[in-house]
RNA sequence: GCGUCUGUAGCCAAGUGGUAUGGCAACGGGCUUUUAACCCGUAUAUCGCAGGUUCGAAUCCUGUCAGACGCA
Numbered sequence: 001g002c003g004u005c006u007g008u009a010g011c012c013a014a015g016u017g018g019u020a021u022g023g024c025a026a027c028g029g030g031c032u033u034u035u036a037a038c039c040c041g042u043a044u045a046u047c048g049c050a051g052g053u054u055c056g057a058a059u060c061c062u063g064u065c066a067g068a069c070g071c072a
Base pairs, nucleotide, nucleotide: 001071002070003069004068005067006066007065010024011023012022013021018055026042027041028040029039030038048064049063050062051061052060
């Protein structure tokens, strides 16, 4: 330098054009003498960034940034 893949909440993942889902963690409550476990509830991501297409974009297109792998 070229190519492929990845980037979504504090962490790990799902979501293949119709308004983002689950697990763990956090917080509040219940239960318990207390802790843990268990049960109930709550908040948190406009999806790496910037544009474009579209009535509508995490999703399609372009550029760009970061990481991994391969080739040179």